């Protein structure tokens, strides 16, 4: 320079047209337990990189740009 993959809560992460007000783990706040603490119950808070198109409807499918990764040269 060409190709190819990824991008979702603070972090790993499902979800792949309509069930979505986006679930789960952890983290983290309250609140219960408990003499404290830890563990354990319960509950909250937080997320679809951008920018356009396609569609009656996009987080989900096309393009593009931005980051990260690989692979050729």
């Nucleotide at each position: 320079g060409u190709c190819c993959c990824c991008a979702u809560c603070g972090u790993c992460u499902a979800g792949a047209g309509g069930c979505c007000u986006a679930g789960g783990a952890c983290a983290u706040c309250g609140c219960c337990c408990u003499u404290u603490c830890a563990a354990g119950g319960c509950g909250g808070c937080a997320a679809c990189a951008c920018g356009g198109g396609u569609u009656c409807g996009a987080u989900u499918c096309c393009c593009g740009u931005u980051g990260g990764g690989g692979a050729c040269g």
The RNA shown here (transfer RNA) has 73 nucleotides and comes from a Holosporales bacterium. Model confidence (mean pLDDT): 83 of 100. It matches the Rfam family "tRNA". Its family is annotated with triplet codon-amino acid adaptor activity in the Gene Ontology. By type it is a transfer RNA. NCBI's taxonomy places the organism under Bacteria, Pseudomonadati, Pseudomonadota, Alphaproteobacteria, Holosporales.